[in-house]
Context: one part of a larger RNA
RNA sequence: CGAACGCUGGCGGCGUGCCUAAUACAUGCAAGUCGAGCGGAGUCGUUCAGCUGAAGUCUUCGGACGGACGCUGGAUGUACUUAGCGGCGGACGGGUGAGUAACACGUAGGCAACCUGCCUGUAAGACCGGGAUAACUAACGGAAACGUUAGCUAAUACCGGAUACUCCCUUCAAGGCGCAUGCGUUGGAGGGGAAAGACGGAGCAAUCUGUCACUUACAGAUGGGCCUGCGGCGCAUUAGCUGGUUGGUGAGGUAACGGCUCACCAAGGCGACGAUGCGUAGCCGACCUGAGAGGGUGAUCGGCCACACUGGGACUGAGACACGGCCCAGACUCCUACGGGAGGCAGCAGUAGGGAAUCUUCCGCAAUGGACGAAAGUCUGACGGAGCAACGCCGCGUGAGCGAAGAAGGCCUUCGGGUCGUAAAGCUCUGUUGUCAGGGAAGAACAAGUACCGGAGUAACUGCCGGUACCUUGACGGUACCUGACGAGAAAGCCACGGCUAACUACGUGCCAGCAGCCGCGGUAAUACGUAGGUGGCAAGCGUUGUCC
Numbered sequence: 001c002g003a004a005c006g007c008u009g010g011c012g013g014c015g016u017g018c019c020u021a022a023u024a025c026a027u028g029c030a031a032g033u034c035g036a037g038c039g040g041a042g043u044c045g046u047u048c049a050g051c052u053g054a055a056g057u058c059u060u061c062g063g064a065c066g067g068a069c070g071c072u073g074g075a076u077g078u079a080c081u082u083a084g085c086g087g088c089g090g091a092c093g094g095g096u097g098a099g100u101a102a103c104a105c106g107u108a109g110g111c112a113a114c115c116u117g118c119c120u121g122u123a124a125g126a127c128c129g130g131g132a133u134a135a136c137u138a139a140c141g142g143a144a145a146c147g148u149u150a151g152c153u154a155a156u157a158c159c160g161g162a163u164a165c166u167c168c169c170u171u172c173a174a175g176g177c178g179c180a181u182g183c184g185u186u187g188g189a190g191g192g193g194a195a196a197g198a199c200g201g202a203g204c205a206a207u208c209u210g211u212c213a214c215u216u217a218c219a220g221a222u223g224g225g226c227c228u229g230c231g232g233c234g235c236a237u238u239a240g241c242u243g244g245u246u247g248g249u250g251a252g253g254u255a256a257c258g259g260c261u262c263a264c265c266a267a268g269g270c271g272a273c274g275a276u277g278c279g280u281a282g283c284c285g286a287c288c289u290g291a292g293a294g295g296g297u298g299a300u301c302g303g304c305c306a307c308a309c310u311g312g313g314a315c316u317g318a319g320a321c322a323c324g325g326c327c328c329a330g331a332c333u334c335c336u337a338c339g340g341g342a343g344g345c346a347g348c349a350g351u352a353g354g355g356a357a358u359c360u361u362c363c364g365c366a367a368u369g370g371a372c373g374a375a376a377g378u379c380u381g382a383c384g385g386a387g388c389a390a391c392g393c394c395g396c397g398u399g400a401g402c403g404a405a406g407a408a409g410g411c412c413u414u415c416g417g418g419u420c421g422u423a424a425a426g427c428u429c430u431g432u433u434g435u436c437a438g439g440g441a442a443g444a445a446c447a448a449g450u451a452c453c454g455g456a457g458u459a460a461c462u463g464c465c466g467g468u469a470c471c472u473u474g475a476c477g478g479u480a481c482c483u484g485a486c487g488a489g490a491a492a493g494c495c496a497c498g499g500c501u502a503a504c505u506a507c508g509u510g511c512c513a514g515c516a517g518c519c520g521c522g523g524u525a526a527u528a529c530g531u532a533g534g535u536g537g538c539a540a541g542c543g544u545u546g547u548c549c
Stems, first nucleotide, its partner, number of pairs: 001546001003545005010396006016389002018354001023352003027349003032088003037085002040082004044077008056065003095307003105231007114224002119220007127161004136151006167192008176183002197212006233279003240270003245267008282304004286297004309330005332343004360386001362385003368382001369380004399429004409420004433490001434486006449470007493538005498519003504533005514521002
């Protein structure tokens, strides 16, 4: 140290966990949302009309009143569902490190050569028309995926016209600025360019008004694009490299400069201050080590880049040449009625394989953040959590006090004794942790919603803005923490002991078996092998191996 292996293993907190095959993937989930843009379809509620006409009441027994349940049709609802059209978002978030030695990254600048949805501010507007199409219906094809034809219909979908001091293009004039290619200002002329409604409130109505959307222009903010100086790998047993190559003119193209592309012209451009080639490699903040200078690394977290089965291409869009979009080719897998189709975990889990080696097919949107929505809310394997693993760091425990000239037992012995050793037993305690029980709806919570009050604006408001009160919302989790009861009970190992290097004796073995990082031990008295006792070190770890300083 992202480690692995051996022996051992009580608890907690915080982190970390496929470094190998960018190998192949079963299954589930990971990007939707809006019915307050639109037409349908369906369910429910309310209500109206018609049909049928029960119970009940009255009765002169003929009938009258009555209208339940049901059926059909209409209206209506800010009640609900939603396949389709339409809008916004699927360019974020999440993963990986293959490629890349490059303006990829870092740093410092530049763009008089640029774009920017949503957001903020300012100014102005939102007028008049039109034709379709999906859904749906009918017919037909196909095993399926899916499709063909005919007919109908709507819109915040699409199209035309109008309007436009400011925007765009062309042109003229004036005066200003810049090192410069040029830049911006004022005025004139000509040409061109927009739009969409929805939901509320007031009113008999015309109309007025609020919110959210819509259009144009300018400015801001944010995000991006492009250019440049400098910096950071190895090999010279790689010395020459280059044809759109280097420059110019013109044109095209782009949001924009530019051989970016093309036509023509010139013959240039780079290189021992290391071109070109080959090998290796994502870069950085940082991390490890070191007194520093340096050396090594680029896991987790953060910034940038690149990639999404392999290769190529564009479409849509403010933004992509787009991981869970499209088209083509290829390899592979699957379905097939053999005609044809479907797929892409380097998202989260998980499987096989590879490997010394790396986890759950868990819970929740309660919080934070994101998409959509007026909102309620929906979605969210981002995220918040739980699970597994001594993988790491940190903390705690495995008991505390008293207790013998010192039990038993082991080992050694000069047989006197010594040592394990206050160690044990025993006595008195404690309760961290543990087990059980109770409390704790802790914190995480703010917001939204409802009611009331106030304010701006308005002719006025129930709409808008602000405040107050009330109600409600927790995955983790019966969790943290607190209290009580029980009870020393359930909790210690590993390595070493010849010198380096802290720690020694006995027995066994006899150059055998074995040890070993180096020096070296072992051939009959081995402190070096093996075992035992003892000792030293570290401790829920201890050793070994590997990598780096």
Predicted 3D model of a 549-nucleotide part of an RNA (small-subunit ribosomal RNA, 5' domain) from uncultured compost bacterium 4-28. RNAcentral holds the full RNA, with entries from ENA, Greengenes and SILVA. Its mean pLDDT, the model's own confidence on a scale to 100, is 82. Lineage of the source: Bacteria > compost bacteria ensemble.